The prediction has a mean pLDDT of 83. The RNA shown here (SAM riboswitch aptamer (S box leader)) has 109 nucleotides and comes from a Sphingobacteriales bacterium. The source organism's lineage runs through Bacteria, Pseudomonadati, Bacteroidota, Sphingobacteriia and Sphingobacteriales. The sequence was found by an Rfam model in a public genome assembly.
RNA sequence: CGCUUAUAAAGAAAGACGGAGGGAUUAGACCCAACGAUGUCUUAGCAACCUGUGCUUACAAGGUGCUACAUUCUACUCGAACAUUACGUAUGUUCCUGAAAGAUAAGUC
Numbered sequence: 001c002g003c004u005u006a007u008a009a010a011g012a013a014a015g016a017c018g019g020a021g022g023g024a025u026u027a028g029a030c031c032c033a034a035c036g037a038u039g040u041c042u043u044a045g046c047a048a049c050c051u052g053u054g055c056u057u058a059c060a061a062g063g064u065g066c067u068a069c070a071u072u073c074u075a076c077u078c079g080a081a082c083a084u085u086a087c088g089u090a091u092g093u094u095c096c097u098g099a100a101a102g103a104u105a106a107g108u109c
Stems, first nucleotide, its partner, number of pairs: 002108006013043005021032003026075004044067003049063002051060003071101001076098001079095006
């Protein structure tokens, strides 16, 4: 890297370094950012996937993870409502089902 399974609208920030873009990718939207973002390090914290104790729904916090925005939102798809209409199951808006992609954990060749 690939494959399998699970999870996600909850939660949790200060300091130092650094100096321009950043929020995974493409497009659009919306945001963050010289009042210094993104990133790196330290400390602190959150959570409880694995783990440990208990053995029943608890406690702990060793290995990861995480600490702007729903995985920031939309895109593909099932369905519903509404609007427009050249009347073509056409187009658009909102809601909704599932998927894809990515993230994290555990396992596996």